[in-house]
RNA sequence: GCGCGGAAGAGUCCCCGCGAGGGGCGCCGAAGGAGCAACUCCUCCCCGGAAUCUCUCAGGCACCGGUACCGCGC
Numbered sequence: 001g002c003g004c005g006g007a008a009g010a011g012u013c014c015c016c017g018c019g020a021g022g023g024g025c026g027c028c029g030a031a032g033g034a035g036c037a038a039c040u041c042c043u044c045c046c047c048g049g050a051a052u053c054u055c056u057c058a059g060g061c062a063c064c065g066g067u068a069c070c071g072c073g074c
Base pairs, nucleotide, nucleotide: 001074002073003072004071005070006069011025013024014023015022016021026061027060028059032057033055034054035053039049040048
């Protein structure tokens, strides 16, 4: 990396609309992205790598789907 399985979080609150949806405010962090930096590499420093932390730009907040991460196989 591929396949299979497991796997969250956060309003369907208000308005518009026949509906799909759209807007407002509020909220979530485990697609992605960004930041710090524990840690790591090194005799040391620098450089490099770097999160489940932080931010919430994106994404998401009924169902479905998706997802980091975990297990098994190749």